A computed fold for a 350-nucleotide part of an RNA from an uncultured bacterium, annotated as small-subunit ribosomal RNA, central domain. It matches the Rfam family "Bacterial small subunit ribosomal RNA". Its mean pLDDT, the model's own confidence on a scale to 100, is 88. The RNAcentral record of the full RNA draws on ENA.
[in-house]
Context: one part of a larger RNA
RNA sequence: CUGGGCGUAAAGCGUCUGUAGGUGGUAUCUUAAGUCAGGGGUGAAAUCCCAGGGCCCAACCCUGGAACUGCCUUUGAUACUGGGAUGCUGGAGCAUAAUAGAGGUAGCUGGAAUAACCGGUGUAGAGGUGACAUUCGUAGAUAUCGGUUAGAACACCAAUGGCGAAGGCAGGCUACUGGAUUAUUGCUGACACUGAGAGACGAAAGCGUGGGGAGCAAACAGAAUUAGAUACUCUGGUAGUCCACGCCCUAAACGAUGCAUGCUUGUUGUUAGGUUCCUUCGGGGAUUUAGUGACGAAGCCAACGCGUUAAGCAUGCCGCCUGGGGAGUACGGUCGCAAGAUUAAAACUU
Numbered sequence: 001c002u003g004g005g006c007g008u009a010a011a012g013c014g015u016c017u018g019u020a021g022g023u024g025g026u027a028u029c030u031u032a033a034g035u036c037a038g039g040g041g042u043g044a045a046a047u048c049c050c051a052g053g054g055c056c057c058a059a060c061c062c063u064g065g066a067a068c069u070g071c072c073u074u075u076g077a078u079a080c081u082g083g084g085a086u087g088c089u090g091g092a093g094c095a096u097a098a099u100a101g102a103g104g105u106a107g108c109u110g111g112a113a114u115a116a117c118c119g120g121u122g123u124a125g126a127g128g129u130g131a132c133a134u135u136c137g138u139a140g141a142u143a144u145c146g147g148u149u150a151g152a153a154c155a156c157c158a159a160u161g162g163c164g165a166a167g168g169c170a171g172g173c174u175a176c177u178g179g180a181u182u183a184u185u186g187c188u189g190a191c192a193c194u195g196a197g198a199g200a201c202g203a204a205a206g207c208g209u210g211g212g213g214a215g216c217a218a219a220c221a222g223a224a225u226u227a228g229a230u231a232c233u234c235u236g237g238u239a240g241u242c243c244a245c246g247c248c249c250u251a252a253a254c255g256a257u258g259c260a261u262g263c264u265u266g267u268u269g270u271u272a273g274g275u276u277c278c279u280u281c282g283g284g285g286a287u288u289u290a291g292u293g294a295c296g297a298a299g300c301c302a303a304c305g306c307g308u309u310a311a312g313c314a315u316g317c318c319g320c321c322u323g324g325g326g327a328g329u330a331c332g333g334u335c336g337c338a339a340g341a342u343u344a345a346a347a348c349u350u
Base pairs, nucleotide, nucleotide: 004321005320006319007304008303012318014201015200016199017198021194022193023192025088026087027086028085029084030083031082033081034080035077036076037075038074039073040072041071042070049065050064051063052062053061054060091191092188093187094186095185096183097182098181099180103177104176105175106174107173108172109171110154114150115149116148117147118146119145120144121143125136126135162169163168206247207246208245209244210243211242215241216240220236221235222234223233258317259316260315261314262313263312266295267294268293269292270291271290272289273288274287275286276285277284278283299306300305323350324349325348332343333342334341335340
C1' cells in the first nucleotide's frame, strides 16, 4: 500500500484564469515501451526454510536440496495502457438567427426626503423620554408657505424574481464592453478535464495623498438610569461613511457542501427560450432545453437530514484532516507605510 475521511463531529483554498504534472471519446493499421508466456545467464559464501547426519540432548556444527520474490539477455503473444499513422463525430469549440438580465466601466440626468440659509405668516413653547433632564427658542424657535444651496441614498415596480467566478450588482438615459441561454443545420475534428507553483479579482473595517461632508455615527462631552453604569436610553459630536488614485487581502468570504463528466422513480411552483395542439385571441394543454425553489422513490447518513441543483451510484484531478489546551501562538522566511497578513512549531499540560 491493499483498506480511513472532509454539510453539522478534525477537515473544501474566498473565487477564478492557467504553467508543469496527472487523467483522457471512437474506428482501423502499425510498433512492442509497459503487460503476459517460454528459454538462457547471473543472483558469492554464510544466514532463513526443508530432508538427513555429528557432538549423551539442546544451542551449535556438517552434507544435500529448495529458495534468493531481483537484474540482464533472447524468442514469442498483442486484449488493455503507451508511441506512430490515417480516419470518425457523440466531448469541446466556431459560424448563423434570436432571447432575457440590478453583469462591468465611463458620462449625462430626475424626483421625493433631509439639512442649512434667505423671505412671508404667526406666538410661546419646541425636542426628547418609561418618566426626566442636558439641548433649541421672545436676538422670534416649533408649525406653515415661497425661494436658494449642498451631499448622500434611490419609495412604488419587487418576487420565494434576474445577472455575475466569487466578492457582489437596483432611479432614468446614452456610449463602450464581458458572459449566458435557445434553435436550425453547417464547419473544425479530441482541440478535452483538473490544476502543485504562478497570476488576477476579492465585502466591511483600516492606511496614504488630494477633494467632499447633508444625514448617520466609533472615539469623546454632557443629561438620565443605577449601589456603581467607563453600558443599554437621551442631547450633542470628530474620524469614518462619499469621490479620485494607490495600498491592505481578511470575514459565519456559508450551501459551513472543490471542479468536471456520466448514470439512477416522481409530483408541484417559478424564470428565459423552442416545438406542437386547442382557442372565446385574454389564454390554456402536451412536450423539450437551460436556470432557480418546495416536497419526496430507491439509495445514503450516527442522527439531523440529503435526495437528477445528491450528502445516491461511479471515474479523473486538486486542496485539506489525524484528541483537547498550549496556538493559528513563538521563532525564522515572504509580503505590507502601518495595522497586520501568510507560512507555521515545540516544551509543558490533560